Annotation: Model confidence (mean pLDDT): 84 of 100. A computed fold for a 689-nucleotide part of an RNA from a Candidatus Bipolaricaulota bacterium, annotated as large-subunit ribosomal RNA, domain II.

Context: one part of a larger RNA
RNA sequence: UCCUGCGAGUUAUCGUGCGUGGCAAGGUUAAGCCUCACUGGGGCGGAGCCGAAGUGAAAGCGAGCCUGAAUAGGGCGAUUUAGUCAUGCGCGAUAGACCCGAAGCCAAGCGAACUAGCCAUGGCCAGGUUGAAGCACAUGUGAAAGUGUGUGGAGGACCGAACCCGUGAACGCUGAAAAGUUCUGGGAUGAGCUGUGGUUAGCAGUGAAAAGCUAGACGAGUCUUGGUGAUAGCUGGUUCUCCCCGAAAUAUAUUUAGGUAUAGCCUCGAGUAUACGAAACGGGCGGGGGUAGGGCUCUGGUUGAAUGAGGGGCAACCCAAUUUCAGCUAAACUUCGAAUACCGCCUGUGGAUCCUCGGGAGUCAGACUGCGAGGGAUAAGCUUCGUAGUCGAGAGGGAAACAGCCCGUAACCAUCAGCUAAGGUCCCGAAGUCCAGGCUAAGUGAGGAAGGAUGUGUAAUCGCUAAAACAGCUGGGAGGUUGGCUUAGAAGCAGCCAUCCUUUAAAGAGUGCGUAAUAGCUCACCAGUCUAGCGGUUGUGCGCCGAAGAUGUAACGGGACUCAAGCCUGGCGCCGAAGCUAUGGGUUUGACGAGCCUUCGGGCUUGUCAAGCGGUAGGGGAGCAUUCUGUAGUAGGUUGAAGCCGGCUCGCGAGAGUCGGUGGACGAAUCAGAAGAGAGAAUGCAGGA
Numbered sequence: 001u002c003c004u005g006c007g008a009g010u011u012a013u014c015g016u017g018c019g020u021g022g023c024a025a026g027g028u029u030a031a032g033c034c035u036c037a038c039u040g041g042g043g044c045g046g047a048g049c050c051g052a053a054g055u056g057a058a059a060g061c062g063a064g065c066c067u068g069a070a071u072a073g074g075g076c077g078a079u080u081u082a083g084u085c086a087u088g089c090g091c092g093a094u095a096g097a098c099c100c101g102a103a104g105c106c107a108a109g110c111g112a113a114c115u116a117g118c119c120a121u122g123g124c125c126a127g128g129u130u131g132a133a134g135c136a137c138a139u140g141u142g143a144a145a146g147u148g149u150g151u152g153g154a155g156g157a158c159c160g161a162a163c164c165c166g167u168g169a170a171c172g173c174u175g176a177a178a179a180g181u182u183c184u185g186g187g188a189u190g191a192g193c194u195g196u197g198g199u200u201a202g203c204a205g206u207g208a209a210a211a212g213c214u215a216g217a218c219g220a221g222u223c224u225u226g227g228u229g230a231u232a233g234c235u236g237g238u239u240c241u242c243c244c245c246g247a248a249a250u251a252u253a254u255u256u257a258g259g260u261a262u263a264g265c266c267u268c269g270a271g272u273a274u275a276c277g278a279a280a281c282g283g284g285c286g287g288g289g290g291u292a293g294g295g296c297u298c299u300g301g302u303u304g305a306a307u308g309a310g311g312g313g314c315a316a317c318c319c320a321a322u323u324u325c326a327g328c329u330a331a332a333c334u335u336c337g338a339a340u341a342c343c344g345c346c347u348g349u350g351g352a353u354c355c356u357c358g359g360g361a362g363u364c365a366g367a368c369u370g371c372g373a374g375g376g377a378u379a380a381g382c383u384u385c386g387u388a389g390u391c392g393a394g395a396g397g398g399a400a401a402c403a404g405c406c407c408g409u410a411a412c413c414a415u416c417a418g419c420u421a422a423g424g425u426c427c428c429g430a431a432g433u434c435c436a437g438g439c440u441a442a443g444u445g446a447g448g449a450a451g452g453a454u455g456u457g458u459a460a461u462c463g464c465u466a467a468a469a470c471a472g473c474u475g476g477g478a479g480g481u482u483g484g485c486u487u488a489g490a491a492g493c494a495g496c497c498a499u500c501c502u503u504u505a506a507a508g509a510g511u512g513c514g515u516a517a518u519a520g521c522u523c524a525c526c527a528g529u530c531u532a533g534c535g536g537u538u539g540u541g542c543g544c545c546g547a548a549g550a551u552g553u554a555a556c557g558g559g560a561c562u563c564a565a566g567c568c569u570g571g572c573g574c575c576g577a578a579g580c581u582a583u584g585g586g587u588u589u590g591a592c593g594a595g596c597c598u599u600c601g602g603g604c605u606u607g608u609c610a611a612g613c614g615g616u617a618g619g620g621g622a623g624c625a626u627u628c629u630g631u632a633g634u635a636g637g638u639u640g641a642a643g644c645c646g647g648c649u650c651g652c653g654a655g656a657g658u659c660g661g662u663g664g665a666c667g668a669a670u671c672a673g674a675a676g677a678g679a680g681a682a683u684g685c686a687g688g689a
Base pairs, nucleotide, nucleotide: 001689002688003687004686005685006684011095012094013093014092015091016090017089018088019087020086021085022084023083026050027049028048032044033043034042035041036040054061055060064076065075066074067073098237099236101234105227106226107225108224109223110221116200117199118198119197120196121195122194123193124192125190127159128158129157130155134151135150136149137148138147139146163187164186165185168183169182170181171180202218204214205213206212240623241622242621243620244619245618250263251262252261253260254259264363265362266360267359268358269357270356271355278353280349281348282347283346284345285344286343287342293336294334295333299330300329301328302327303326304325305324306323310319311318312317366391367390368389369388370387371386372385373384374383375382396407397406398405412585413584414583415582417581418580419579423575424574425573426559427558428557432572434571435570436569437568438567439566445561451545452544455542456541457540458539459538460537461536462535463534464533472529473528474527475526476525478502479501480500483497484496485495508523512521513520586613587612588611589610590609591608592607593606594605595604596603597602624678626675627674628673629672630671636666643662644661645660646659647658648657649656650655
């Protein structure tokens, strides 16, 4: 991992609602007893319970009662009668209550074969070193103390094997080993090591004390058994089919926030209840509002101007209240003020989708996109609201791929039929290498800003121009004067001031280069030559630069594309989906018929028409199969049962029938009944491969 088998809403009691049945103003027995053909049936048993009357705390009263002084008002009732017993199903309560799953808590036991301490009794410590006390002798003295030599052999003494330990390192780390190996290291006559026997235990022991150790996980042991199916607002799992409808991710509250309660939204039943016609939508009329926008009257903020009380300053002058004028601005400003939305009435469409009561839920983590806002940085695939859509629970077509974008009155089934949507139409790849007119040269298209630029199209506007423009070329570009000042110098050209006059076709007290300063080159300006347009500004279309990333083109899906296969404008075709149409079929609901049955409530079969038939959580409905009981050991069965394998047929399906093979003795259908009643998932359990 696979296969086979097992594996999860049960049972009891009570309550509640619906269905069915009995009886009905009544319904019903319980224990117990009797009886029979005895897991059972029949009979008796009226105690009790529910209902037929309520109300009050109660005494009580009673179609009324209570409150109250009340014949007031108010509250609960009656005036409207249906219950009760049994049974099936849904749900709730109490129980383990759909199943599996803790870590844990408590109790009774079991453990000192590991380890900690203790008791008893044994065992062990190569070899070497040091050389305490004491003693002897010598010396010393009055005697000693002391000193020396020898002897002696002390020590939680020294070195170091066995033995015990485990310091450092490496290796090992699916190991040789669930703690080791190697080298290195500590103790090694001692508080030493060790054998055997014994002893102390779970809020207990033991502890040279680390909360250490108490049999490989001890801040309270292991295992066994019990309380025990502890509890688990948590995770996982929960088994056949078809049909109808179909959510929510919100509000309020919560020791509440991943839970729950009530409401909202879904479903089923009943009712108003059939129609003077609910919901919804359209039209008309009538409302309130203070948003968008606008505005500056108010409340604030703010710019400029005038005025200039008052103030500052030695002065030139500066600041500036008030008032006036012009202007800007606000979620917490408003003299104003929409569109929508909301409410009411009338009317039209509409046809119960509304509303009320009751049974059953699920939902309370939402996501993105557009629009209106708050928070944030006018960041976030961010966060919090409002509003609409989609996803959620929605398949299909498009967007290369892509829950939330675009299309889709969005998928009941089938078809080798047709038309379209979005989007496409050169090839991949279905359909135009379509038509007409422009633009782009950047492969822009096919990512990007501020900013920059004689790119190019187009529109407008202002100038110059045959009295010759613009560009080029030729020539001129002068005099007072080296203006004055400054300065070493300052001559057009370091800097400061002034910037005149003359000759002229024209020429600045000088545009730039240059010199130490001059000089020199050049420009403005003028003439000639040449010849037909030249220059500036603005708007707009399409382009250019700005433009740097990590494996590899890699920012059109690719190929490839240039009067496009790019962009703009207009036009005609075509392709394109599960949309629409066509044809056939299924099913649900409703309407209108027909036939049969009927306990008169209705049921079954069938025809036509109409509208539907995506679906998670979830509600409702109808069925299939399995085991067992009755029918029944009946029908059937060695001329072959059950079971198993395969083919065919039938059924929307769960499944059913039949034939063939296998098998070798059992065993239906039908109609009812009862459930240990359906497996792919639970790191499920057992067995096998």

The full RNA is in RNAcentral, with records from ENA.
NCBI's taxonomy places the organism under Bacteria, Bacteria candidate phyla, Candidatus Bipolaricaulota.